[in-house]
Molecule: c-di-GMP-I riboswitch aptamer
RNA sequence: AUUCUAACAGGGCAAAGCACGGGAAACCGUGUGACGCAAAGCUAUAGGGCCUUAACUGGCAGCCAGUUGCAAAA
Numbered sequence: 001a002u003u004c005u006a007a008c009a010g011g012g013c014a015a016a017g018c019a020c021g022g023g024a025a026a027c028c029g030u031g032u033g034a035c036g037c038a039a040a041g042c043u044a045u046a047g048g049g050c051c052u053u054a055a056c057u058g059g060c061a062g063c064c065a066g067u068u069g070c071a072a073a074a
Stems, first nucleotide, its partner, number of pairs: 002074002012037002017032006035062001041067003047064002049060003
């Protein structure tokens, strides 16, 4: 410098459900919880996809994608 394929250790995130609150809905926030995750970090008018709506009205990054990146190991 490159890679993210196996193991170990430390730390991180937090699905469903439940409670309260917001929203027309999808869904979101907080708490609890622990299904999973090596990017489950970040990015949503401006790549695709999905959900929602009378409506390109709103949402999903834990679908692909883009971008940045710690430790260990090789």